Predicted 3D model of an 87-nucleotide RNA (c-di-GMP-I riboswitch aptamer) from a soil metagenome. The prediction has a mean pLDDT of 86. The RNAcentral record of the sequence draws on MGnify.
[in-house]
Order: sequence, then structure tokens, then C1' cells
RNA sequence: GACAAAGGCAAACCCGGCGAAAGCCGGCGACGCAAAGCCCCGAGGCUAAAGCGUGUCGUAACGCGCCAAGCCAGUCGAGCCGCCGAA
Repeated sequence: GACAAAGGCAAACCCGGCGAAAGCCGGCGACGCAAAGCCCCGAGGCUAAAGCGUGUCGUAACGCGCCAAGCCAGUCGAGCCGCCGAA
């Protein structure tokens, strides 16, 4: 970073599975991506099982609030690796 070339990745929906959930894995499928390759180091976001607090006369059940060690790399930044070679 090009109306280039060779390629690559694969959103949503749906199906099957795992998970409390966020989400992840596989299949289908392409919304898009010049790093939509890798990586939780920084920021940001999502979920809240367990835990803490709280509501109910009280336990339970249930609701509400807080909370990441869970999750998002296709939110951004940092780091590392990588194809091609026009302006």
C1' cells in the first nucleotide's frame, strides 16, 4: 500500500458439541480484513459460577448490587514473525 500478482484468513445466520455465562471448538457460509498471523504486556469492553453485601419475620428459593482468577486478538496500543513490490 496499487482497479497489480500469487495466495491467505473467515463475520453474521444455521447445525453439532463444551461452558453458569461471556464465549470457545468443529461443519456450513462469506460480512469483511495488508497482518482479521502469533501474543493478555498496557488500556478498554463482555460475563458473574463461586464469593461478599442486600431484600423477604426467618432458612431456602428468587431478585438486586459489587467482584475476574473467566472471556474478547475481528476494540485499540505495544512486542514478535510474515507474501508482493507500482506510485